[in-house]
């Protein structure tokens, strides 16, 4: 420098040939209990790395940058 993969809730990830942003564990509060674990109901938590176009509408197409992993290339 060049190809590629991968950024979504605190952590692990799903998600769509464009229209409801969601699961597990994790936290809060209630219920069950002498109590604690376990279970069981509810809840909070995200403007989907940024920046920009395209569209009536973008996590999703499209360019641009950023960070991480990788592979190849070059170098005193």
């Nucleotide at each position: 420098g060049g190809g590629g993969a991968a950024g979504u809730a605190g952590c692990u990830c799903a998600g769509u040939u464009g229209g409801g942003a969601g699961a597990g564990c994790g936290u809060u509060g209630c219920c069950u209990u002498c109590g604690c674990a376990a279970g069981g109901c509810a809840g909070a938590g995200g403007c989907c790395g940024c920046c920009g176009g395209u569209u009536c509408g973008a996590u999703c197409c499209c360019g641009g940058u950023c960070u991480u992993c990788u592979c190849c290339a070059c170098c005193a």

Notes:
Predicted 3D model of a 76-nucleotide RNA (transfer RNA) from a Candidatus Firestoneibacteriota bacterium. The source organism's lineage runs through Bacteria, Bacteria candidate phyla and Candidatus Firestoneibacteriota. The same sequence occurs in records of 5 taxa. The sequence is in RNAcentral, with records from ENA. The prediction has a mean pLDDT of 80. Its Rfam family is "tRNA". The family's RNA type in Rfam is transfer RNA.